The RNA shown here (transfer RNA) has 73 nucleotides and comes from an archaeon. The RNAcentral record of the sequence draws on ENA.

RNA sequence: GGGCCUGUGGUCUAGCGGCUAUGAUACCACCCUCACACGGUGGGGAUCACCGGUUCGAAUCCGGUCAGGCCCA
Repeated sequence: GGGCCUGUGGUCUAGCGGCUAUGAUACCACCCUCACACGGUGGGGAUCACCGGUUCGAAUCCGGUCAGGCCCA
């Protein structure tokens, strides 16, 4: 330098162009317990890496940029 893949709450992760973006875990509150753990109920937490485009509508499609990984030279 070229090609491919990945980027979504603190962490991991789902998400055929259309519902208030899914679940787990962590955190907080309550219940349970003499207490802790386990368990149960509820809650907060996301500029969907960034910029632009297509579209009535984009996390999703297209272009570019950035970061990480793999391969080739």

The coordinates come from a structure-prediction model, not an experiment, and the mean pLDDT is 82. Its Rfam family is "tRNA". It is annotated as a transfer RNA.